[in-house]
C1' cells in the first nucleotide's frame, strides 16, 4: 500500500467480491506435553436431590436420649452417677438490606461526568463528653386438655431476662417563643425561657472501707456491653448543567397537566398528596407516539478521525415464579422474610395445605453450542462470639473442553551405488532426495525410581522478659515482646536428582487469475468446482484420484459476526450540464452568513494554575515465575468537565462614526411585460342570388364523398367565429410559464445620465404563500376553421396506423378546479476576481460647422470563437462547467419503483411525500477501432441496363437428396458440395455386404534352427489354403571345418498392420471473398488513454498509380514492371520445313535454292517519346500524327494483412485415443450401378439458317515401342487379314467438320427428333448375367421452343462447328487443349448484387442471419391483495375488586402504666 470484475479495446463513474485483524463460539478432519486464561450468547423456559445465612451460654429460663456404670426389684421395671448443663427446641440480641446471581424490564437524572444539598439520613468502627438511679407486671418454652391425614392450631397452668412497662434525674438535645452575632441571607453559632423526653446488664478478679462477718454480698477493679451528646469515617437519599440509539410514513402532545396558597406526608426539597385559585407546561434546537437497548470504565478494528460492541475484571442500576403490597429494620418495599392474587408443580383422608437454583454442582428442553450432583475453609475475605470457635458452594483448589493465548517437542551430525519403490518422460533422463537405510551422537517432553517446597503469618496453650488501673503488693485481667509447641485443600504437587531410550509423539488446506505453489491419470456441460471472475460438451494446471509443490503447524480448515480495505455517507474526506444529483418559478419566515473606522465588555477564543477524571486495562521504566504468555511495583497519558487569574487579533455584544453594497428622488429613451375595453382588414366555411355545365375532390394510384335537386369554378351580397400575412432578425419584454394587427385607459420591471439624500437598511432562505404550457376536470356561453374518440375508403397477410373523406369532445370567452412536463441552458441564487476578437439590441459621450452614416470610448443586454484554468471525455471559457466566500435544494449500484401501504391535496383524473421483500454483477457516461443502416457523397464490377445464346418443360448421361438393400463405403453441403474427390468401380481399384480361411502376420528391423534361391508336376477345393512328389545348386572368405552376404521356410517374442476416430490437436495443400486495392510498420507528433496522424483533404488512375497540398518524414507487404505466350520487324540457322527463279514432273517427286512461309534461338519495337488543348506551370486526360501495334496492345501464370475454427486425418505427413485369433491379413461371390420421388451439371433435339444424298476446299495443337499402325484384301458395318513405315517437322493416328456446288423433302410428330425395345453381330479383356462400348436390321417413346424464376458472355468475345490428349485392356454427352466461321448491344448509373473510399447514426462487437420488446404457455421463487380466522400489542369506556397503607366510625381483648370507686 492494494488487487479481480461492466468493454472488441480506453478513460471514467459506480456497485460487487478478496488479500488484514478479531471472537465468551460452532462444525469437518487431525491431535503429544505444560502454564495462564475462558466456559448458556438460546427459553428471565421448568425444575429431582443435596449444598449455598447463621451465630452468641460472658443476655434468659428450662433442659433430655442412646451408651456406660452402680443400687434396687414384684424380673415387667424402678433409682442413682457419668454421658450434659452436652443436643434439640424456645425467649432475647446481632446478622440475614453483605457477599454470590441475571439483563428480563429500562430511552429514564438509569448511567457517565463535573458540581449541589443553607433540603437530608447514617447499625457495627474511631475520638471526645456525662451518664448508667429505682419500680413493676407479663409470656414463650414446660406441663395439662383439646381439633386437625397433615401443615398447624386453640383453651388452661408455670417462669426468665440485656424482652416489655412506669417512674426519677437531664449537661447537652429537641420543640414553642424573645434577643444578640454572622453569612454564599429557606441558614450557622451563642444567649435567655417554658415544655416534652435516657440507660441493661454479663463475666472475671479483689476486700480498703459497710454488712454477715468462715467466705460470701454490696462495694472496689479489669473487660465487654447500655444511654445521652458533640465530631469524624464510611454508606446511602434527593436535585441541578452537560453528553451518549433509529424512525417525521409518530406533528402536535398535556387535566395533576403548568403555576400559586393553605394543610398533610417523608431523613429531606418537590403537584409527592389533597383542597381551593390561576390557565398554565411542551414542541421542528424534535414533543407526543412507536420500535430497539441496562449504562459505563473499557473490548475490537483504524494511520487518525471514527465504525462496531458492552462476555469474563471492575464501577453503578434493575430484577429474584408472573402482578400487586406494606411490616420490620440504621437500611429492604427484601433471591434462599411476611401478606393478597394469577399461573404451574407437589402432597393430600378433597376438608386443606406445600413450593419457587436469573446462588453452587445437577437434570429436563431449546439449540450449531458452553463443563463436575468433586476437596477444602490451609489461605484471602465476611457473618456471630470476650475468646477458643462455628458458619461461609464468596473464595482457594483439583476435574472436563485445543475455547483462546504463551511456550516446548515430535530429535542433531554425518551419509551419493543418489539404493528400492512411487511418479513424469522427449525413454537420455528428471523428481521424492541427504530423504531413507548405515555409522557417530544427545536426552527436552511423556515413563520408571528417589528426594522435595514457598505458599504459614497468625491465633491459642506453655515458659521467661516488660508495661497497665483502683487501696499497698502479688496474682487474676489487658496490652507488647522473646522462646517453643501445634495448623495445608492443592499434594507427594512444582523443583531437584537418577535410570532406560531415537526409542512414543505430525497434521490439516490449498496450488486457473486475484494469490505462493504443476504434471499425469479419470471423468465428458456427466459427476461435480465456486468467495469474485468462472470452470467441464475427449488432451481439463479450475472435477475425482496420484505424484510433486506451496502454505501455516498442534492444529489447520469452513461457517457465521464486527471493523478495515470502502475517499462506498466524504468532520478530517465526494459530488450534482451529458454517469445517480439543482425544487417550473417566484416573494418571502425562522434560521445561517454579512462592508469600514474607533471604543468599552470578554460569550465564543487562545494561555496558566487547582481540583477532578476510581482501579484494572493500553504505554514506557524495573521485578517475579527458566522464557514467554501471565504478574508485582513505580510513571505515564487520559485530547473531558468543573473553578479561577490572565489575554484581546479575529467572531460576538454594546456604544459612536462612515459611505463604497443597498435604497430613495430628479431627467430620459426602448420593449410581442401585465390587464381591459373599442376598432380592422385578408382568408377558409355557411346562407342568398347572378354566369355557368358535368363533374369536382382526393391521391403513389384509388376509392368512401360532393354533384343534373345544378356541385367544382366564377361574380355581387349576407353571417358568424377563430388567427392576426408582409414588417420578423440566434430582434425585443418578462421570474419561470409565455408574450406578436391598430387605438385608448389603468399597471409592473429593466436600462441610461446626472446631483442629492438615508447610512449596512445586505445576501440566501427549511416551512409557508403566489404564479404556473398543454391537455383534463365543474358551470354557463361560444363553435369558422382545425380535430382525439368515431364512421367510412384505401394500403396491408392482418392494419384497432401511417394516406384519403368525413367527424364529436377540444380547441374560443367567463367563473373556479388541476400543479404536471425533455416547466431543458438537462447547469440553483447572491458578490468579488481572472486575456482578448467578432456581430447584435438600448442608452449615453467624443470627433464633425450641422444633421444622417463611418470610427473611437463607455454602461446594460444578447449570439459566435477563443488565453489561461477546468473537465473522465464530450465541452466550458468575464452570460464559466475557471479562481473564491455565503446560503438554500438535491445523490450514494440496476431492477423493483417514482410503485405499494400510510398520510396530506382533488369533483374526478390524478399529485406530492415515499418504501421493503425479492433478484442482477453488472447498469451507466464521454469517446475510439470497426462493422452495419430500406443515411449520405464520390467510384468500380457482364452488377443493372441494352443485346446475343441458354437453363427451368421433353428424353437420355452424369453427380447428389430421398427411399431401398445383407451393403447399396467414405467424404463434399449456399455463394465457395451436386459431369466434386473419381484423368475413366465387370474382377482388381475397395475402404462396404456375404461366406470362406490366417495369427510375428502381405510388409519392416532383431534372434534361433533348416535350407541357396528357384523351377515343376499330382490330390481335394470357388479361390486362398491345405497335402505330396521331382528336378536344383550358384556367390565371398577359408587348407578343412566351418562362417557370410542375399532369399526362401519353420519357431519364439519385441512388434508390424489398420481408407478406424478426432480437419475443432496440427503440418502440408487447396477453396473464397478477389487481381479487390488494400494491409502494415519505424521515427516524429497529438491524445490521460484505446487510438489518431502518415493512408484524410484538391485532382488524376485499372491501382494507396501519380501529382499537389498537409506535423508529418520514411519504409515493407501488395499494385505494376521483371516471366511465358501471342501480334510487326531484322539477324543467325536451314532439314524432316519451304519452292519465286531455273530443271523433272502424277506428286516439293528429285536436283537445285534458303528469297517466301515456316521452324526457334538472339535482338529490335511502345515510353504519353512527338503536336495541339484542357489542367494548377503538376499528375493527367482529350484529339492528332507516325506506326503491324497506342495509352497496362490481346492473353497467361503470379493472388498482400487476413476471413470463413471453410475443405481434406481416404494423397502424403503427423499429436492423442481405439482395435490386436481383429477395426490386421489372404480368397470367392456380391455391393458402390437399386428406384415411388426431388434437385444441379449436361448431351441430343423439338426443324426448311433444316434433314438426307453427291460433290469439292481449308486447320491447328497433340499423341506413337507390350505403341501408332499405311497401302492392299474382306465384311453393308463395327470389325478383320495384313505388315510397309515410324523412337517420328520425315511414317501413322488423320478423315477435320460447319462451309461451298448441285439434288431432294415442304411444315407434317414429318425423309424432324431419336429414346425405348427385339434380334444379329464386333471389339477388349482370365471373365461383359448383375454392369463395357461399338456395329447393323428392325422399333420409333417424349418433344412443335418450355410457368414462376434463373445463367453466361463486352471481341476473334458469345454463338456455331469439328480436332486432339490424359485417364485408360477396354468404356467420356465429362475434364484439359486446339483451330474453323464469327455477330448484336452498352443510353446510361435510378434501380438489384458484390466492392473501394470518405461521412454520418448505432443500445451492434460470436458485429443486423445483430440487438431485443411485450403479451400467452408450463415449472419454481420472492412479495402484495384476497371472503376470513387466530394470535400478540396498544388507546378509549365501563361493571366487579384481593391483600395492604392512612383516615373516620363502631365492636371486642387489655397485667403492668392511666383516671375513677372501695376495702384494709
Nucleotide at each position: 500500500a492494494g488487487a479481480g470484475u461492466u468493454u472488441g479495446a480506453u478513460c471514467c463513474u459506480g456497485g460487487c467480491u478478496c488479500a488484514g485483524a478479531a471472537c465468551g463460539a460452532a462444525c469437518g478432519c487431525u491431535g503429544g506435553c505444560g502454564g495462564c486464561g475462558u466456559g448458556c450468547c438460546u427459553a428471565a423456559c421448568a425444575c429431582a436431590u443435596g449444598c449455598a445465612a447463621g451465630u452468641c451460654g460472658a443476655g434468659c429460663g428450662a433442659g433430655a436420649a442412646a451408651g456406660u456404670u452402680c443400687c434396687c426389684u414384684u424380673c415387667g421395671g424402678g433409682g442413682g452417677a457419668c454421658g450434659a448443663g452436652u443436643a434439640a427446641a424456645g425467649c432475647g440480641g446481632c446478622a440475614g438490606a453483605c457477599g454470590g446471581g441475571u439483563g428480563a424490564g429500562u430511552a429514564a437524572c438509569a448511567c457517565g461526568u463535573g458540581g449541589g444539598u443553607a433540603a437530608u439520613c447514617u447499625g457495627c468502627c474511631c475520638u471526645c463528653u456525662g451518664g448508667c438511679u429505682c419500680c413493676g407486671g407479663a409470656u414463650a418454652a414446660c406441663c395439662u386438655c383439646c381439633c386437625g391425614a397433615a401443615a398447624g392450631g386453640g383453651g388452661g397452668g408455670c417462669u426468665a431476662a440485656u424482652a416489655c412497662g412506669a417512674a426519677a434525674u437531664g449537661a447537652g438535645u429537641c420543640u414553642g417563643c424573645c434577643c444578640c452575632g454572622c453569612g454564599c441571607c429557606g441558614g450557622c453559632g451563642g444567649g435567655g425561657u417554658a415544655g416534652g423526653g435516657a440507660a441493661a446488664g454479663g463475666u472475671g478478679g479483689c476486700c480498703u472501707c459497710u454488712g454477715c462477718a468462715a467466705g460470701c454480698a454490696a462495694g472496689c477493679u479489669a473487660u465487654c456491653a447500655c444511654c445521652a451528646g458533640a465530631g469524624g469515617a464510611u454508606g446511602a437519599g434527593c436535585c441541578c448543567g452537560c453528553g451518549g440509539c433509529c424512525c417525521a410514513u409518530c406533528a402536535g402532545c398535556u387535566a395533576g397537566u403548568u403555576g400559586g396558597u393553605g394543610a398533610g406526608g417523608u431523613a429531606a426539597c418537590g403537584g409527592c398528596c389533597c383542597a381551593c385559585c390561576a390557565a398554565g407546561g411542551c414542541a421542528a434546537u424534535g414533543a407526543c407516539g412507536g420500535g430497539u437497548a441496562g449504562c459505563u470504565g473499557g473490548u475490537c478494528u483504524g494511520a487518525g478521525a471514527g465504525g462496531a460492541c458492552g462476555a469474563u475484571c471492575a464501577g453503578c442500576c434493575a430484577c429474584a415464579c408472573u402482578g400487586g403490597a406494606a411490616c420490620u429494620g440504621a437500611g429492604a418495599c427484601a433471591c434462599g422474610g411476611u401478606c393478597c392474587a394469577g399461573a404451574c408443580u407437589c402432597c393430600u383422608a378433597c376438608g386443606g395445605g406445600a413450593g419457587g437454583c436469573a446462588g453452587c454442582a445437577g437434570u429436563g428442553g431449546g439449540g450449531a453450542g458452553u463443563a463436575u450432583u468433586g476437596c477444602g475453609c490451609a489461605a484471602u475475605g465476611g457473618g456471630c462470639g470476650g475468646a477458643a470457635g462455628c458458619c461461609u458452594g464468596a473464595c482457594g483448589c483439583a476435574g472436563c473442553a485445543a475455547c483462546g493465548c504463551c511456550g516446548c517437542g515430535u530429535g542433531a551430525g554425518u551419509g551419493a551405488u543418489g539404493a528400492a519403490g512411487g511418479c513424469c518422460u522427449u525413454c537420455g533422463g528428471g523428481u521424492c532426495g541427504u530423504a531413507a537405510a548405515g555409522c557417530u551422537c544427545u536426552g527436552u517432553c511423556a515413563g520408571g525410581g528417589g528426594g522435595a517446597a514457598c505458599g504459614a503469618u497468625g491465633g491459642a496453650g506453655c515458659g521467661c522478659g516488660g508495661g497497665g488501673a483502683a487501696c499497698a503488693a502479688a496474682a487474676c485481667c489487658c496490652c507488647c515482646g522473646c522462646g517453643u509447641u501445634u495448623u495445608g485443600a492443592c499434594g507427594g504437587u512444582a523443583c531437584c536428582c537418577c535410570c532406560a531410550a531415537a526409542g512414543g509423539a505430525a497434521g490439516c488446506a490449498c496450488c486457473g487469475g486475484c494469490u505462493a505453489a504443476c504434471u499425469c491419470c479419470g471423468u465428458g456441460c456427466c459427476a461435480g468446482c465456486a468467495g469474485c471472475c468462472g470452470c467441464g460438451g475427449u488432451a481439463a494446471g479450475a472435477c475425482g484420484g496420484a505424484g510433486g509443490g506451496u502454505g501455516c503447524a498442534a492444529g489447520c480448515g469452513u461457517u457465521g459476526u464486527u471493523c478495515g480495505g470502502a475517499a462506498u455517507u466524504a468532520c478530517u474526506g465526494g459530488g450534482c450540464g451529458u454517469a445517480a444529483a439543482g425544487c417550473g418559478c417566484g416573494u418571502g419566515u425562522a434560521g445561517g452568513c454579512g462592508g469600514u473606522c474607533u471604543g468599552a465588555c470578554a460569550a465564543g477564543u487562545c494561555g496558566a494554575a487547582u481540583g477532578u477524571g476510581a482501579a484494572a486495562g493500553c504505554c514506557c521504566u524495573c521485578g517475579g515465575c527458566u522464557c514467554a504468555a501471565c504478574u508485582g511495583a513505580g510513571g505515564a497519558a487520559g485530547u473531558g468537565c468543573a473553578u479561577c487569574c490572565g489575554a484581546u487579533a479575529c467572531u460576538g455584544u454594546c456604544a459612536g462614526a462612515c459611505u463604497u453594497g443597498a435604497g430613495u428622488a430628479c431627467c430620459g429613451g426602448a420593449g410581442a411585460g401585465g390587464a381591459a375595453a373599442g376598432g380592422g382588414g385578408a382568408a377558409u366555411u355557411c346562407c342568398c342570388g347572378g354566369u355557368g355545365u358535368a363533374g369536382a375532390g382526393g391521391u403513389g394510384a384509388a376509392a368512401u364523398u360532393c354533384g343534373u335537386a345544378g356541385a367544382u369554378a366564377u361574380c355581387g351580397g349576407g353571417a358568424g367565429a377563430a388567427a392576426c400575412a408582409c414588417c420578423g432578425g440566434c430582434g425585443g419584454c418578462g421570474a419561470a410559464g409565455g408574450c406578436g394587427c391598430c387605438u385608448u385607459u389603468c399597471u409592473g420591471g429593466a436600462c441610461g445620465g446626472a446631483u442629492a439624500c438615508u447610512g449596512a437598511c445586505g445576501c440566501u432562505g427549511a416551512g409557508a404563500c403566489g404564479c404556473g404550457a398543454a391537455a383534463g376536470c365543474g358551470u354557463g356561453g361560444g363553435g369558422a376553421g382545425c380535430a382525439a374518440a368515431c364512421a367510412g375508403g384505401a394500403u396491408u397477410a392482418g392494419a384497432u396506423a401511417c394516406c384519403c373523406u368525413g367527424g364529436u369532445a377540444g380547441u374560443c370567452c367567463a367563473c373556479g378546479c388541476c400543479g404536471u412536463a425533455a416547466a431543458c441552458g438537462a447547469u440553483g441564487g447572491a458578490u468579488g476576481c481572472u486575456a482578448g476578437g467578432u456581430g447584435u439590441u438600448g442608452g449615453g459621450g467624443g470627433u464633425a460647422c450641422u444633421c444622417a452614416a463611418c470610427c473611437c470610448c463607455u454602461c446594460a443586454g444578447u449570439g459566435c470563437c477563443g488565453a489561461a484554468g477546468c473537465u473522465a471525455a464530450c465541452g466550458c471559457g468575464u452570460u464559466a462547467a475557471g479562481c473564491a466566500u455565503c446560503c438554500c435544494g438535491c445523490c450514494u449500484g440496476g431492477g423493483g419503483a417514482g410503485u405499494a401501504c400510510g398520510g396530506c391535496c382533488g369533483c374526478a383524473a390524478g399529485g406530492u411525500u415515499a418504501a421493503a421483500a425479492c433478484u442482477c454483477a453488472a447498469a451507466g457516461g464521454a469517446a475510439u477501432u470497426g462493422a452495419c443502416g430500406g443515411g449520405g457523397g464520390c467510384c468500380c464490377g457482364c452488377a443493372c441496363a441494352a443485346g446475343c445464346g441458354g437453363u427451368g418443360g421433353a428424353g437420355c448421361a452424369u453427380g447428389u437428396g430421398g427411399u431401398u438393400c445383407a451393403a447399396u463405403u467414405c467424404g463434399a453441403u449456399g455463394c465457395a458440395a451436386c459431369g466434386c474427390g473419381c484423368a475413366g468401380a465387370a474382377c482388381c481399384u475397395c475402404a462396404c455386404c456375404u461366406g470362406g480361411g490366417u495369427u510375428u502376420g502381405a510388409c519392416a528391423u532383431c534372434c534361433c534352427g533348416a535350407g541357396a534361391a528357384c523351377c515343376u508336376c499330382c490330390u481335394a477345393g470357388a479361390a486362398a489354403c491345405a497335402g505330396g512328389g521331382g528336378g536344383g545348386u550358384g556367390c565371398c572368405c577359408g587348407c578343412a571345418a566351418g562362417g557370410g552376404a542375399g532369399c526362401u521356410c519353420g519357431g519364439a517374442g519385441a512388434c508390424a498392420g489398420g481408407u478406424g476416430c478426432u480437419g475443432c490437436a496440427u503440418g502440408g495443400c487447396u477453396g473464397u471473398c478477389g487481381u479487390c486495392a488494400g494491409c502494415u510498420c519505424g521515427u516524429g507528433u497529438c491524445g490521460u488513454g484505446a487510438g489518431a496522424u502518415g493512408u484524410u483533404g484538391g485532382g488524376u488512375u485499372a491501382a494507396g498509380u501519380c501529382c499537389c497540398g498537409c506535423a508529418a518524414c520514411g519504409a515493407g507487404c501488395g499494385c505494376a514492371a521483371c516471366c511465358c505466350u501471342u501480334g510487326c520487324c531484322c539477324c543467325u540457322a536451314g532439314u524432316u520445313g519451304c519452292c519465286a527463279u531455273c530443271a523433272u514432273c502424277a506428286a516439293g517427286u528429285u536436283a537445285g535454292g534458303c528469297a517466301c512461309u515456316c521452324u526457334a534461338g538472339g535482338g529490335g519495337g511502345a515510353c504519353u517519346g512527338c503536336c495541339g488543348g484542357u489542367g494548377c506551370u503538376a499528375a493527367a486526360c482529350c484529339g492528332g500524327a507516325g506506326g503491324a501495334a497506342g495509352g497496362u496492345g490481346g492473353g497467361g501464370a503470379c493472388g498482400a494483412c487476413g476471413u470463413c475454427a471453410a475443405g481434406u486425418c481416404c494423397u502424403c505427413a503427423u499429436g492423442g485415443c481405439c482395435c490386436u485369433u481383429a477395426u490386421a491379413c489372404c480368397c470367392a461371390g456380391g455391393g458402390c450401378u437399386a428406384c415411388a420421388c426431388a434437385c444441379g451439371u449436361g448431351c441430343u433435339a423439338c426443324a426448311a439458317u433444316g434433314g438426307u444424298c453427291g460433290g469439292u476446299a481449308c486447320a491447328a495443337a497433340g499423341g506413337g515401342c507390350u505403341g501408332c499402325g499405311a497401302a492392299a484384301c474382306c465384311g453393308c458395318g463395327a470389325g478383320g487379314u495384313g505388315g510397309a513405315g515410324c523412337c517420328a517437322a520425315u511414317c501413322c493416328c488423320a478423315a477435320a467438320a460447319a462451309a461451298c456446288c448441285g439434288a431432294u423433302c415442304u411444315c407434317a410428330g414429318u425423309u424432324c427428333a431419336g429414346a425405348u425395345u427385339g434380334g444379329a453381330g464386333u471389339c477388349u479383356g482370365c471373365a461383359a448375367c448383375c454392369c463395357g462400348a461399338c456395329u447393323c436390321c428392325a422399333u420409333g417413346a417424349a418433344g412443335u421452343c418450355g410457368g414462376a424464376a434463373u445463367c453466361g458472355c463486352u471481341a476473334g468475345u458469345a454463338a456455331u462447328c469439328g480436332c486432339g490428349c490424359a485417364u485408360c485392356a477396354g468404356c467420356a454427352u465429362g475434364g484439359c487443349g486446339c483451330g474453323g466461321u464469327g455477330a448484336a448491344u452498352a443510353c446510361g448509373u435510378u434501380c438489384c448484387c458484390g466492392g473501394g473510399c470518405c461521412u454520418u447514426g448505432u443500445a451492434c462487437a460470436c458485429a443486423c442471419c445483430g440487438c431485443c420488446c411485450g403479451u400467452c404457455a408450463c415449472a419454481c421463487c420472492a412479495u402484495g391483495g384476497g371472503a376470513g380466522u387466530c394470535u400478540u400489542u396498544u388507546g378509549g369506556a365501563c361493571c366487579a375488586g384481593a391483600a395492604g397503607u392512612c383516615g373516620c366510625u363502631g365492636g371486642g381483648c387489655u397485667a403492668a402504666c392511666c383516671c375513677g370507686c372501695a376495702a384494709g
This is a predicted structure of a 1464-nucleotide RNA (small-subunit ribosomal RNA) from a metagenome. The coordinates come from a structure-prediction model, not an experiment, and the mean pLDDT is 85. RNAcentral holds the sequence, with entries from SILVA.